[in-house]
RNA sequence: UCACAUAUCGUCUAAUGGUAAGACAUUCGAUAUUCACUCGGAUAAUGAGAGUUCAAUUCUCCCUAUGUGAU
Numbered sequence: 001u002c003a004c005a006u007a008u009c010g011u012c013u014a015a016u017g018g019u020a021a022g023a024c025a026u027u028c029g030a031u032a033u034u035c036a037c038u039c040g041g042a043u044a045a046u047g048a049g050a051g052u053u054c055a056a057u058u059c060u061c062c063c064u065a066u067g068u069g070a071u
Stems, first nucleotide, its partner, number of pairs: 001070007010024004018054001026042005047063001049061003
């Protein structure tokens, strides 16, 4: 310098254009003599910026970060 891949709650993993799901964790409550276990709720996310579209996590472009490869 070039090519490819990835980026989603605090963490991990889904969502093939129709408005973000689940687990763990956190927190509230129930149960319990207490803790733990168990059960039921709540909070919390699409890397940044544009474009296409009635509608974008999804498609296109650019940037940023990380990783791999070539020279």